c-di-GMP-I riboswitch aptamer from a Gemmatimonadota bacterium, 105 nucleotides, folded computationally.
It was read from a public genome assembly, where an Rfam model found it.
The organism belongs to Gemmatimonadota, within Bacteria.
RNA sequence: CGCUGCUCAGAGCAAAGCCACCGAAAGGUGGUGACGCAGAGCCCCGGGGCUACCGCGUCCGCGCCCGACGUUUCGGGGCGGCGCCACGCCUGCCGAGCCGCCAGC
Numbered sequence: 001c002g003c004u005g006c007u008c009a010g011a012g013c014a015a016a017g018c019c020a021c022c023g024a025a026a027g028g029u030g031g032u033g034a035c036g037c038a039g040a041g042c043c044c045c046g047g048g049g050c051u052a053c054c055g056c057g058u059c060c061g062c063g064c065c066c067g068a069c070g071u072u073u074c075g076g077g078g079c080g081g082c083g084c085c086a087c088g089c090c091u092g093c094c095g096a097g098c099c100g101c102c103a104g105c
Stems, first nucleotide, its partner, number of pairs: 002105004012037002017032006035092001041098002045095003048090003055084003059081004064077005
C1' cells in the first nucleotide's frame, strides 16, 4: 500500500417497545431499553421509499351560505371526502464522496 473480516484487544453506536417534548403528518430530540451493526462514523450528491400543512384539480357528497329564476333549475362560495404536488422527511433501503480502529493474509 492492497485485499479480507475467520481470529485478538480496547472502545463505539443503539432497532422495536415504553415515557416526555416538538411537528399538520411523515418524522425528530431527550430518557429508558438492546434487535442488531466493522464503518449502524460524517455528508445528504444520485436512485428508492414515507408524509401532504399550504397550494392545485373540481371527481363525489352536503338537511351549509349568497344571488338569479320560480320549483327540485343555473351561477358563485363554504365544508367534508377523493386525486395530484416537496418546499418536509428516512440514511439501520442501495450506491457515490470524505475520514477512520484492530487483526489476518